[in-house]
Context: one part of a larger RNA
Molecule: small-subunit ribosomal RNA, central domain
Organism: uncultured rumen bacterium
RNA sequence: UUGGGCGUAAAGGGCGCGUAGGCGGCUUGAUAAGUCUGGAGUGAAAGUCCUGUUUUCAAGAUGGGAAUUGCUUUGGAUACUGUUGAGCUUGAGUGCGGGAGAGGUUAUCGGAAUUCCCGGUGUAGCGGUGAAAUGCGUAGAGAUCGGGAGGAACACCAGUGGCGAAGGCGGGUAACUGGACCGCAACUGACGCUGAGGCGCGAAAGUGUGGGGAGCAAGCAGGAUUAGAUACCCUGGUAGUCCACACUGUAAACGAUGAAUGCUAGGUGUAAGAGGUAUCGACCCCUUUUGUGCCGCAGUCAACACAAUAAGCAUUCCGCCUGGGGAGUACGGCCGCAAGGUUGAAACUC
Numbered sequence: 001u002u003g004g005g006c007g008u009a010a011a012g013g014g015c016g017c018g019u020a021g022g023c024g025g026c027u028u029g030a031u032a033a034g035u036c037u038g039g040a041g042u043g044a045a046a047g048u049c050c051u052g053u054u055u056u057c058a059a060g061a062u063g064g065g066a067a068u069u070g071c072u073u074u075g076g077a078u079a080c081u082g083u084u085g086a087g088c089u090u091g092a093g094u095g096c097g098g099g100a101g102a103g104g105u106u107a108u109c110g111g112a113a114u115u116c117c118c119g120g121u122g123u124a125g126c127g128g129u130g131a132a133a134u135g136c137g138u139a140g141a142g143a144u145c146g147g148g149a150g151g152a153a154c155a156c157c158a159g160u161g162g163c164g165a166a167g168g169c170g171g172g173u174a175a176c177u178g179g180a181c182c183g184c185a186a187c188u189g190a191c192g193c194u195g196a197g198g199c200g201c202g203a204a205a206g207u208g209u210g211g212g213g214a215g216c217a218a219g220c221a222g223g224a225u226u227a228g229a230u231a232c233c234c235u236g237g238u239a240g241u242c243c244a245c246a247c248u249g250u251a252a253a254c255g256a257u258g259a260a261u262g263c264u265a266g267g268u269g270u271a272a273g274a275g276g277u278a279u280c281g282a283c284c285c286c287u288u289u290u291g292u293g294c295c296g297c298a299g300u301c302a303a304c305a306c307a308a309u310a311a312g313c314a315u316u317c318c319g320c321c322u323g324g325g326g327a328g329u330a331c332g333g334c335c336g337c338a339a340g341g342u343u344g345a346a347a348c349u350c
Stems, first nucleotide, its partner, number of pairs: 004321003007304002012318001014201004021194003025088007033081002035077008048066007091191001092188003095184004103177007110154001115149007125136002162169002206247006215241002220236004258317006266295011299306002323350003332343004
């Protein structure tokens, strides 16, 4: 390479937008490039294969044929693919009418709690642990009441509830703003799917500059524990955690499951709609769409399990895997302020 694979054995890119490319709905006309079919030319000879002749056989020699899967040219076929013309509406999009939502950004406001400061009451303890000690307190702590400051996070509601492409998003209000869903079927008429490169987004930690700093808390200090204790426990406490701007670009970035389309028993919750039956009305009940869960048949699977939200049956496109270690290392390239990231071997060894 072929073949086979990628939930857990090696293997789905963290996620999106999208270039090239690949693939692409229904009807009909033209064309005849691909495709199919016939003819001609060429495809040297030798060799190979088949079949004769021959050396008494054989190797060998020799005659004929086939093959030479190709190329060029010419006639024909037109289902499919391509190209081109015309049309269609179910894919896709627009419009109109709706309701839902922690989707995003900015500004502003709120209450509870912790801490600190001031004042009142008040007196000897508080705190902490398995037990203690370090620590705080007669310079009046802890407790309690009143006032103030400041920062961060938003109890209950809260729900295998909702929204978002993923990361993620949760107090209230306002402004700006993205997407999805349902219904109608007015408009466009294949405008689609995927997507190497590329561009953008991307938790936490970390970095730069400037702010901020209540609580928590790497590193650090002290007290314990212990044979030791660079830990677990305790008392403190700095970066950081927060904000603005810029960088980093990684995670068990997980559903360990790429995206899209179609098909394939059911049952039962839940969220957002629509329609119907019934009714005074609201429920209930029935049908249906989208999302999100559980159970389960066929089927699949090594098993576990998956099972219309597939890991079933198919198609298209992309990414990735090929024994363990060495190693996500070395070297080189690219990126980064750095930390490092990305691409990514070999010797050797089992």